Annotation:
Model confidence (mean pLDDT): 80 of 100. The part of an RNA shown here (large-subunit ribosomal RNA, domain V) has 587 nucleotides and comes from a Candidatus Komeilibacteria bacterium. RNAcentral holds the full RNA, with entries from ENA. It matches the Rfam family "Bacterial large subunit ribosomal RNA".

Context: one part of a larger RNA
C1' cells in the first nucleotide's frame, strides 16, 4: 500500500415525510358574533274556511220633534219663499205643581184648576218682522235601517287522545248518539316584527417577514445628476374651497407699495404727519409652496355681466381612458372716443369613470291604425364610490382542532456579510495620586483589532440544516486562573499591584433552580475566558420551550388569545452503502 472480518457513528447539509412554525393564495374548512344577506321557527295583523242573535259605543242615512239671545225692538228675530188669516168647548187666557234647555232674559213640554179667548195683520223698532205653511242650515233628542268596534250569548261549520253503541272475533280506523269546546282554535295565503336555530359569504393593499402603528386621491418645493421624466415607511408643507349685481369677474381711467434714515404734543421699539439726490421689487397677490407680476397680474374709481350660445385650424401631455392650451368664424352683449379687450379669477390644488333611477328640453322611433307607455338624442343634478381607474345596492372576527397549494421570492435556529452595540488594545493627556500627567489611575476626544453579545441585511437551506440545558466524549485559540521566567513599583521583608514572555500540564465537590448564568456552603496551587452548526440527539436524556386535554389571572360580547402561570403529554431505523476512526487477520 491492497484485500477482508468485527466494531464506532464525526461527515456524506445521511434516510424517512412536496415543513405542521412563518408568509403568500382575491385557496378550503370548523367555530363565533350587536359583520352582511337570506331562512326554519316563533309572533302580530288582513283574507278564506266562517254562521246567528243581543247589548253598548262610533260613523252614514231617513222620519218625527227640538234648538238658534249684539244693539234697538213688547221680546231669545237661524235663513229663504208663500201668506191674511191661524188656533180654540176634541178646552183659550190666567193660576198652581213637575221636568228639559238656558246666554239666567226666558223658551218648550206634561198634569191639575179654569171656562172663552189668544196670536198675527196694522203700528213701531230694526240690516232683516213676527200668526200659519213649505224648503234648507247649525247643535241636540227619539225611533228605524245600514256599517263598524267591543263585550256577551247561541249552534250548525270546525275541534275533542271524553263516554256509549255498531261495523267487529279488533286498545287502529270509520259511522251513529251523548257530553265538552266553538265561529275561537286549527289550517292555507299575504304582509310586518323577531330570528347565529340554520345557511351562503365577506372580512383590502403597501410593508426592509407578518402583526401593531402609519399610509392610500390631488397641488407646491427639495431629492432629480442645468431639457422632459425619475424611486424609498426620503425631507418639508397644503387641498376636498372661495368671490356675483354694493365682486375678489369684464372693461375704461387713474395710482404706487415696503424698508432705512431725519424731523414732529401726549407718543414709547411699533399708531399718525412731513422730508430724502436713499434702497429695489424685499410690499402686495382670498389660501400652501414654487414661478411670475411696475406697461403692473398690486391699489382706487366709473359703467357693467363675455362667470355667453354654436363651433374650431393647430398644438402640449399621455399605455389607455382622461387632462391642458387655443388662432379664427357666426350669433348676441359689456366697456371704451377709438384702436381694441372680454368664452371668469396672476398660474399651477379645490376632485370621481361607467351603470342606475329621477329632472329639464327635443318631438327622432312608437309592434294593425290614432294616442303614447317606453326608448333615443341634448343638458344639468344625485357617490368622504377618500382603499379617491370606483369588484356588490348590501359584509366583521377566530382557529393550538385544523387542511390544501406554494415560497428559502419571506420570518424564527444555525451559517454568511456588516460590526452600530459588545470585548480587548492603542494615541492625546485635562486632572487624581502630599510634591510628581504616566507606581497605579485617567476626563473630553481620536484610531484600531477581534467576531464570544444585542442587532442590521435576507445570501444557501421551507419536495425539513431537529431547537435550550444536562450526560458521555472531546479538540483548538490565548486576550494566562494555577504552576514557570522576567521588567517597573507609591517593591524594607512577607504579601500585593501592573506590564512582558510562556498554551507543557492542570483547572474541585455539594445546596437551590429545567436552567446556561447566578447566589450560597466547603475545599483547592488554581477553581481561566472563548471557538468548534451558542462542539456533540442516525451517541443518550427530554426537566424547559413549542401540537392536541385541563385550570387560574388578565383581555375579548363571543369563538378564542397571552416572550403570563400551572398539571399532563409517542425522541423513528436490534439492519451503516461510501468517507472517517479503532482492533485483528491475510497478501
Nucleotide at each position: 500500500c491492497c484485500c477482508g472480518u468485527a466494531a464506532c457513528u464525526a461527515g456524506a447539509c445521511g434516510a424517512a415525510a412536496a415543513g405542521a412554525c412563518c408568509c403568500c393564495g382575491u385557496g378550503a374548512a370548523g367555530c363565533u358574533u350587536u359583520a352582511c344577506u337570506a331562512u326554519a321557527g316563533c309572533u302580530u295583523g288582513g283574507u278564506a274556511u266562517u254562521g246567528a242573535a243581543u247589548u253598548a259605543g262610533g260613523g252614514u242615512u231617513a222620519c218625527u220633534c227640538u234648538u238658534a239671545u249684539u244693539c234697538a225692538g213688547c221680546a231669545u228675530a237661524a235663513g229663504u219663499g208663500g201668506g191674511a188669516g191661524a188656533c180654540u168647548u176634541u178646552g183659550a187666557a190666567g193660576c198652581g205643581g213637575c221636568g228639559a234647555c238656558g246666554u239666567u232674559a226666558g223658551u218648550c213640554g206634561c198634569c191639575g184648576u179654569g171656562g172663552a179667548g189668544u196670536c198675527g195683520a196694522c203700528a213701531g223698532u230694526g240690516a232683516g218682522a213676527u200668526a200659519c205653511c213649505a224648503c234648507u242650515u247649525u247643535g241636540g233628542a227619539u225611533u228605524g235601517a245600514u256599517u263598524u268596534u267591543a263585550a256577551u250569548u247561541c249552534u250548525a261549520a270546525c275541534c275533542u287522545c271524553g263516554c256509549u253503541c255498531c261495523g267487529u272475533u279488533a286498545c287502529c280506523c270509520g259511522g251513529a248518539g251523548c257530553a265538552g269546546g266553538g265561529a275561537c282554535a286549527g289550517u292555507a295565503u299575504c304582509a310586518g316584527g323577531u330570528g347565529g336555530g340554520u345557511a351562503g359569504u365577506u372580512u383590502a393593499a403597501c410593508u426592509g417577514g407578518g402583526g401593531c402603528g402609519g399610509u392610500u386621491g390631488c397641488c407646491u418645493c427639495c431629492c432629480a445628476a442645468a431639457a422632459u421624466g425619475u424611486a424609498a415607511c426620503g425631507g418639508a408643507g397644503g387641498c376636498g374651497u372661495u368671490u356675483a349685481c354694493a365682486a375678489a369677474g369684464g372693461u375704461u381711467g387713474g395710482c404706487u407699495a415696503g424698508c432705512u434714515c431725519c424731523u414732529g404734543a401726549u407718543g414709547g421699539a411699533a399708531a399718525c404727519a412731513g422730508g430724502a439726490c436713499g434702497c429695489g421689487g424685499u410690499c402686495g397677490u382670498g389660501c400652501a409652496a414654487a414661478c411670475g407680476c411696475a406697461c403692473a397680474a398690486g391699489c382706487c374709481a366709473g359703467c357693467u355681466u363675455u362667470a355667453c350660445u354654436g363651433c374650431a385650424a393647430g398644438a402640449g401631455c399621455g399605455a389607455c381612458a382622461a387632462c391642458u392650451c387655443g388662432c379664427g368664424c357666426a350669433g348676441u352683449u359689456g366697456c371704451g372716443a377709438a384702436a381694441g379687450c372680454a368664452g371668469a379669477a396672476g398660474u399651477u390644488a379645490g376632485u370621481g369613470a361607467u351603470c342606475c333611477g329621477a329632472c329639464c328640453g327635443u318631438a327622432c322611433g312608437a309592434u294593425a291604425u290614432a294616442g303614447g307607455a317606453c326608448g333615443g338624442c341634448g343638458g344639468a343634478a344625485g357617490c368622504u364610490c377618500a382603499a379617491c381607474g370606483g369588484a356588490u345596492a348590501a359584509a366583521a372576527g377566530u382557529u393550538a382542532c385544523u387542511c390544501c397549494g406554494g415560497g428559502g421570492a419571506u420570518a424564527a435556529c444555525a451559517g454568511g456579510c456588516u460590526g452600530a452595540u459588545c470585548a480587548c488594545g492603542c494615541c492625546c493627556g485635562a486632572g487624581c495620586g502630599u510634591c510628581c500627567a504616566c507606581a497605579g489611575c485617567g476626563a473630553c476626544g481620536g484610531c484600531g483589532u477581534g467576531g464570544u453579545u444585542u442587532g442590521g441585511c435576507a445570501c444557501c437551506u421551507c419536495g425539513a440544516u431537529g431547537u435550550c440545558g444536562g450526560c458521555c466524549c472531546a479538540u483548538c485559540g490565548c486576550a494566562u486562573c494555577c504552576u514557570g521566567g522576567g521588567g517597573g513599583u507609591g517593591a524594607a521583608g512577607a504579601a500585593g499591584c501592573u506590564c512582558c514572555c510562556a498554551a507543557g500540564g492542570g483547572u474541585u465537590u455539594g445546596g437551590c433552580u429545567g436552567u446556561u448564568c447566578g447566589c450560597c456552603a466547603a475545599u483547592u496551587a488554581a477553581a481561566g475566558c472563548g471557538g468548534u452548526a451558542c462542539g456533540c440527539g442516525a451517541g443518550c436524556u427530554g426537566g424547559g420551550u413549542u401540537c392536541a386535554g385541563a385550570a387560574c389571572g388578565u383581555c375579548g360580547u363571543g369563538a378564542g388569545a397571552c416572550a403570563g402561570u400551572u398539571c399532563g403529554g409517542u425522541c423513528u431505523c436490534c439492519u451503516a452503502u461510501c468517507u472517517g476512526u479503532u482492533a485483528c487477520g491475510g497478501g